Source information:
RNAcentral holds the sequence, with entries from ENA. This is a predicted structure of a 74-nucleotide RNA (transfer RNA) from an archaeon. Model confidence (mean pLDDT): 81 of 100.
RNA sequence: GCCCUAGUAGCUUAGCUGGUUAGAGCAACCGACUGUUAAUCGGUAGAUCGUAGGUUCAAAUCCUACCUGGGGCG
Numbered sequence: 001g002c003c004c005u006a007g008u009a010g011c012u013u014a015g016c017u018g019g020u021u022a023g024a025g026c027a028a029c030c031g032a033c034u035g036u037u038a039a040u041c042g043g044u045a046g047a048u049c050g051u052a053g054g055u056u057c058a059a060a061u062c063c064u065a066c067c068u069g070g071g072g073c074g
Base pairs, nucleotide, nucleotide: 001073002072003071004070005069006068007067010026011025012024013023019057028044029043030042031041032040050066051065052064053063054062
């Protein structure tokens, strides 16, 4: 230098054939239960999807460039 792959909530991730509100688990917070803690149960908040553009009525999803991690070739 070129190619492949991954990047979505604090963490692990689903969704990648464009269309309903981006969903789940753990963690956090509040409450119930308990003499208290833990466990269990109920609830709440938290992500404009790596960054910037483009296409489209509409983009996490398609296209381009770049950034970061991993792998391969030279």